Context: one part of a larger RNA
RNA sequence: CGCGGAAACUUGAGAAGGCUCAUCCCUAGUACGAGAGGACCGGGAUGGACGCACCUCUCGUCAGCCAGCUGUCCUGUCAAGGGCAUAAGCUGGGUAGCGACGUGCGGCACGGAUAAGCGCUGAAAGCAUCUAAGCGCGAAGCCGUCUUCAAGAUUAGGUUUCACUAUGAGCUUCCUGAUAGACGAUCAGGUUGAUAGGCUCUACGUGUACGACCCGCAAGGGUUUAAGCGGAGGAGUACUAAUCAAGCCACAUUGC
Numbered sequence: 001c002g003c004g005g006a007a008a009c010u011u012g013a014g015a016a017g018g019c020u021c022a023u024c025c026c027u028a029g030u031a032c033g034a035g036a037g038g039a040c041c042g043g044g045a046u047g048g049a050c051g052c053a054c055c056u057c058u059c060g061u062c063a064g065c066c067a068g069c070u071g072u073c074c075u076g077u078c079a080a081g082g083g084c085a086u087a088a089g090c091u092g093g094g095u096a097g098c099g100a101c102g103u104g105c106g107g108c109a110c111g112g113a114u115a116a117g118c119g120c121u122g123a124a125a126g127c128a129u130c131u132a133a134g135c136g137c138g139a140a141g142c143c144g145u146c147u148u149c150a151a152g153a154u155u156a157g158g159u160u161u162c163a164c165u166a167u168g169a170g171c172u173u174c175c176u177g178a179u180a181g182a183c184g185a186u187c188a189g190g191u192u193g194a195u196a197g198g199c200u201c202u203a204c205g206u207g208u209a210c211g212a213c214c215c216g217c218a219a220g221g222g223u224u225u226a227a228g229c230g231g232a233g234g235a236g237u238a239c240u241a242a243u244c245a246a247g248c249c250a251c252a253u254u255g256c
Base pairs, nucleotide, nucleotide: 001152005162006161007160008159009158010157014149015148016147017146020048021047022046023045024044025043026042032037050106051105052104053103054102058100059099060098061097065093066092067091068090069089070085071084072083073082074081075080110144111143112142117137118136119135120134170248171247172246173245174190175189176188177187178186195241196240197239198237199236200235201234202233204230205229206228211224212223213222214221215220
C1' cells in the first nucleotide's frame, strides 16, 4: 500500500516440522536342527539419542541481597561506618530471573492409494497364464491422521458487532510499564486507575544488628535477639507518576 472503514473471533488453499534406535521378558528352549544352537508372527517392559515445554524437586549462576576477613585512607577520637585493593579486594551463603546436570511430555494407533512381491477370475492361444478387460493383498516409503504457521489464498474468504456526514466507531501521538523487546513492534495500563515507584504486610535470603547491661586484666563471651538488614517474588494501599490535550480516518443511492 492492497483487500469499502473498524473491533473481536475464525475457515484452511498452501507451507514447515515430526516419523528414531536398542536391550530385556513372555510366546518358547517351542517351530527348525543329529547336536551346537535357536526363531518368524504376536504381546509386554525398560532405556539411549533427539525434540518441545517448564522451574515443583536437584544442581549451576545470581557484580553487592546478607554475613565473615585482611591491609590502608577517610568520617576529629573510641565505637560504628564508608572508599580502595578486578573491569566484584578476598571468603561463605543466596531469592526472582536465566539455565541443565533437573522435571514433564512426544514418536503411537488407524485409514486411503501403492512399490517389489504374492494372488483371484481370465482370454488372446478349447490347455496354461496374477493381465490383455476386471478384482484383491502388500512397506519405516506416498496421501491423510499429529504439531506449528497461514486470506498478499490480489480467487485478498467467513461469522458477530459497531459507525453513516463532519463528526462517529476505531486508531495513533503522549505518558506509566512488562508476560515483550536492539529500535520499531507486541502486550498490560493511563484517575470510571493497582501500570510502575513508594509505603505496609508477607514469602524467601542471610544468620542473632546497633546500643545498653552482665562476665572477663584482656582478646573475647553472654543477655536483650531466631535479631537486624534485604534486588528482582506475592498481596494490599492512590502517597508519587500515568496531566491537559491533539491528530488520523470514511460511505451509500440516483442520474449522466

The part of an RNA shown here (large-subunit ribosomal RNA, domain VI) has 256 nucleotides and comes from a Patescibacteria group bacterium. Rfam family: Bacterial large subunit ribosomal RNA. On this family, see Yusupov et al., Science 2001: "Crystal structure of the ribosome at 5.5 A resolution". The RNAcentral record of the full RNA draws on ENA. The prediction has a mean pLDDT of 87.